[in-house]
About this RNA:
Predicted 3D model of an 87-nucleotide RNA (c-di-GMP-I riboswitch aptamer) from Peribacillus deserti. NCBI's taxonomy places the organism under Bacteria, Bacillati, Bacillota, Bacillaceae, Peribacillus. The sequence was found by an Rfam model in a public genome assembly.
């Protein structure tokens, strides 16, 4: 190095929900608290999925549909880097 993560050990992230704030057209993200869980729940929007729809297009009496440049790494394939250990 490569593969594995039953059992160990030192730690590590933090769902849902909540705060009173920011940011944002929403989707969401950003602090604090909380733990559902995670052997990459680390980090990367290149591939598919999935959301949202300012804007733009169509229709248009109201309302509506469609569409990513936006967003999701806790959807998921893959890049890259990591701690222990070796049944």
């Nucleotide at each position: 190095u490569a593969c594995a993560g039953a059992a160990a050990a030192a730690g590590g992230c933090a769902a849902a929900c909540u705060u009173g704030g920011c940011u944002g057209a929403a989707a969401g993200g950003c602090a604090g608290g909380g733990a559902c869980g995670c052997a990459a729940a680390g980090u990367c929007a290149c591939g598919g999925g999935u959301c949202u729809a300012c804007g733009g297009u169509a229709g248009u009496u109201c309302g509506u549909a469609c569409u990513a440049u936006g967003a999701u790494g806790g959807c998921u394939g893959g890049g890259c880097u990591g701690c222990c250990u070796g049944a």
Its mean pLDDT, the model's own confidence on a scale to 100, is 83.